[in-house]
RNA sequence: CACCGGGGGUCGUGGAGGACCAACUGACGAACCCCGCCAGGGCAGGAAUGCAGCAACGGUAGUCUGCUUGCCCCUGCCGCGGCUUCCCGGUGUCU
Numbered sequence: 001c002a003c004c005g006g007g008g009g010u011c012g013u014g015g016a017g018g019a020c021c022a023a024c025u026g027a028c029g030a031a032c033c034c035c036g037c038c039a040g041g042g043c044a045g046g047a048a049u050g051c052a053g054c055a056a057c058g059g060u061a062g063u064c065u066g067c068u069u070g071c072c073c074c075u076g077c078c079g080c081g082g083c084u085u086c087c088c089g090g091u092g093u094c095u
Base pairs, nucleotide, nucleotide: 001092002091003090004089005088006087007086008084009083010082011081012080013079014078015077016075017074018073020070022068024066026064027063028062034059035058036057042051043050044049
């Protein structure tokens, strides 16, 4: 001096994980100031019937769990590909 290998730093990238959004499943679920339907009871009526309407029931808002998707975000994780005037080692050549 050249080449190679390893390490450090750095860039990009794939995966994994986390954050966030959305959908779906399950559970819970606003006593009343959400919806529907309203037993009983109440009110009006001579009656037929009507009115309001608690509980129950079914839903909605919402909460939690799980799963899936997306994601311009994140990473003391696992890989891949580069860059580097940094560090270590090896080989060869020259002096």